A computed fold for a 72-nucleotide RNA from a Candidatus Martarchaeota archaeon, annotated as transfer RNA. The prediction has a mean pLDDT of 82. The source organism's lineage runs through Archaea, Thermoproteati and Thermoproteota. The same sequence occurs in records of 4 taxa. Rfam family: tRNA. Rfam classes the family as a transfer RNA. Rfam links the family to the GO term triplet codon-amino acid adaptor activity. The RNAcentral record of the sequence draws on ENA.
RNA sequence: GCCCGAAUAGCUCAGUGGUAGAGCGACUGGCUGUUAACCAGUAGGUCGCAGGUUCGAUCCCUGCUUCGGGCG
Numbered sequence: 001g002c003c004c005g006a007a008u009a010g011c012u013c014a015g016u017g018g019u020a021g022a023g024c025g026a027c028u029g030g031c032u033g034u035u036a037a038c039c040a041g042u043a044g045g046u047c048g049c050a051g052g053u054u055c056g057a058u059c060c061c062u063g064c065u066u067c068g069g070g071c072g
Base pairs, nucleotide, nucleotide: 001071002070003069004068005067006066007065010024011023012022013021018055026042027041028040029039030038048064049063050062051061052060
């Protein structure tokens, strides 16, 4: 230098054009002699950044950034 992949909640990851989800974690309540476990609930997201396409973009297109891999 070229090619490929990834970037979504605190963490690990789903989500192939129509109001963003799960598990774990946190918090609150229940249960328990207490803790843990278990049960119920709550909070937490400019979906890496900037443009474009579209009535509508986490999703499609372009550029950039960061990380990982491959080739030279």